Record summary
A computed fold for a 518-nucleotide part of an RNA from Buchnera aphidicola (Nipponaphis monzeni), annotated as large-subunit ribosomal RNA, domain I. Rfam family: Bacterial large subunit ribosomal RNA. RNAcentral holds the full RNA, with entries from ENA. Model confidence (mean pLDDT): 84 of 100.
Context: one part of a larger RNA
């Protein structure tokens, strides 16, 4: 020193298991906020810290309904105290309370602090004090005042009422608006009207009732789906971009106004707004009833096994010392609300308005053109159609626009004003249910004090870490030792090589011990 064997020590794979993700699916809300929001400091218990809660009325208080014998959040026990047939605790409505900061709004300000004015109360009387309301800005509207200026208007003040402001995951619309890529290199092009960023709105949003299409037949707003098609086209015709019309479905819904006369009408009847009404019905925030097993063996434990049964409009599901329809929660099923709210659907009230003729009228710095952009699948092209920055500019239904140049015929619609449900998007968030989704180096960064510890000046970055045992029974008592560590008896447990560095315990690595070999 190396081999093999044992037994162990380190160290945490692997198995098994889960509180915690992930992704749908079907309901549901789709905002909150000047009645102070989101987000916070800093209180607040018998508390020292942390999480939860709440807010000087501070793990809470009124009340109206349920539940109930137990309770006084959680790490965490003690303690004190509360209630046991109903004012305890718990759940659920509606309400009180809600410190400061924060849009932050009396002024400041280095957020969670400073310093004030005003009425009114306090207590006191010598000066303070100490609490409550109220004082930002802007817009609209309404009274009222009011200059420069003689009058009148005006600007401006003043009171009053309303309204805005912030904050929020994606989903809309609208305004700006890239590169890297790719073209095997790069400039037109692509990437893309995307990412960033702006502004604004709703539960959707936008688009919508042809100056559309079509094509000699005709269709009948819009919007999303399947074709239609990788078509027709477009394109340093390169990389590549990429329609429409038709058919087929989802869903359907129409409408006002720029006006005048005349007739009719005002009950009735229809439409439509809005409710301090009411009535129905379904629903939503708490609940409620809810069937059906017993023994014997094994065992540490029965739910196993073995015999003999029961229920089923309930054999989902989860728990309970091994796998339970019949042991518990619960499931099929029924059933239920004092108060609040949502939906509908009547009814009454309430706004608005209603027919029919005649005549008229029917959106002008507009269509259009020239020059330059953008937009359309369509890169200036033969290039129509939209749309505009400049500079021009008709017609007036005997009239205008389109129908891919442009002309003539036909065909079709009337623009320069407006409003409109559904079918579509998307998911910060709630509820049910689900997975040939993970199972702790996986699934969320995060199953554990996690957006925590830590690291940056900072914007930002961002971890690791689960499991004893059915049940703490969480090892009393005895010995070594430093009144330690740790370890040996003792006990507890089914098991203690389940001993708190705890389920399983691989490798690598390290040490005892035996055998052999040198």
């Nucleotide at each position: 020193c190396g081999u093999a064997u044992a037994u162990g020590a380190c160290g945490g794979a692997u198995g098994c298991c889960u509180u915690g993700g992930c992704a749908a699916u079907c309901a549901g809300a789709g905002g909150c906020g000047a009645u102070g929001a989101a987000g916070g400091a800093c209180g607040u218990g018998c508390u020292a810290a942390u999480c939860u809660g709440c807010g000087a009325a501070a793990a809470g208080c009124g009340u109206c309904g349920g539940u109930u014998a137990g309770u006084u959040g959680a790490u965490a026990u003690g303690a004190u105290g509360c209630g046991u047939u109903a004012u305890a605790u718990c759940c659920g409505g509606c309400g009180a309370u809600a410190u400061c900061c924060g849009a932050a709004u009396g002024g400041g300000g280095a957020a969670a602090c400073c310093c004030g004015a005003u009425a009114c109360a306090u207590a006191a009387u010598u000066u303070a004090u100490u609490g409550u309301a109220u004082c930002a800005u802007u817009u609209u509207u309404a009274a009222c005042u009011g200059a420069a200026u003689a009058a009148a208007a005006u600007a401006a003040g003043u009171u009053a009422a309303a309204a805005a402001a912030g904050c929020a995951a994606a989903c809309c619309a609208a305004g700006a608006g890239a590169a890297c890529u790719g073209a095997a290199a790069c400039a037109u092009c692509u990437a893309a009207g995307u990412a960033c960023c702006u502004u604004g709105a709703g539960g959707a949003a936008a688009a919508g009732a042809a100056a559309u299409c079509a094509a000699u037949u005709g269709a009948g707003a819009u919007u999303c789906c399947c074709u239609a098609a990788g078509u027709a086209g477009u394109g340093g015709c390169g990389a590549g971009c990429g329609a429409a019309a038709g058919g087929g479905g989802a869903a359907a819904a129409g409408c006002c106004c720029a006006g005048a006369g005349u007739u009719g009408a005002u009950c009735a009847a229809g439409u439509u707004u809005c409710a301090u009404a009411a009535a129905a019905a379904a629903u939503u925030u708490a609940g409620u009833a809810g069937a059906a097993u017993a023994a014997u063996u094994u065992g540490g434990a029965a739910a196993a096994a073995u015999u003999a049964g029961u229920g089923a409009u309930a054999c989902a599901a989860g728990g309970u010392g091994a796998u339970a329809a019949c042991c518990c929660u619960g499931u099929a099923u029924a059933u239920u609300a004092a108060a609040a709210g949502u939906u509908u659907u009547u009814u009454u009230g309430u706004u608005a308005c209603u027919a029919a003729c005649u005549c008229a009228a029917a959106a002008a710095g507009u269509a259009g053109a020239a020059c330059g952009g953008g937009a359309c699948a369509c890169g200036a092209g033969a290039a129509a159609u939209c749309u505009u920055g400049u500079u021009u500019g008709a017609a007036g239904a005997u009239a205008g626009g389109g129908g891919g140049a442009c002309c003539a015929u036909c065909c079709u619609c009337u623009a320069a004003g407006g409003c409109u449900a559904a079918a579509u998007a998307c998911u910060c968030c709630u509820g049910a249910u689900u997975g040939a989704c993970c199972g702790a180096u996986a699934g969320u960064g995060a199953a554990c004090u996690a957006g925590u510890a830590c690291c940056g000046u900072a914007a930002g970055g961002g971890a690791a870490a689960g499991g004893c045992g059915a049940a703490a029974a969480g090892a009393a008592c005895c010995c070594c030792g430093g009144u330690u560590a740790g370890g040996g008896g003792a006990g507890u447990g089914a098991a203690a090589u389940a001993g708190a560095u705890c389920c399983u315990g691989a490798a690598a690595u390290c040490a005892u011990a035996u055998a052999c070999g040198u």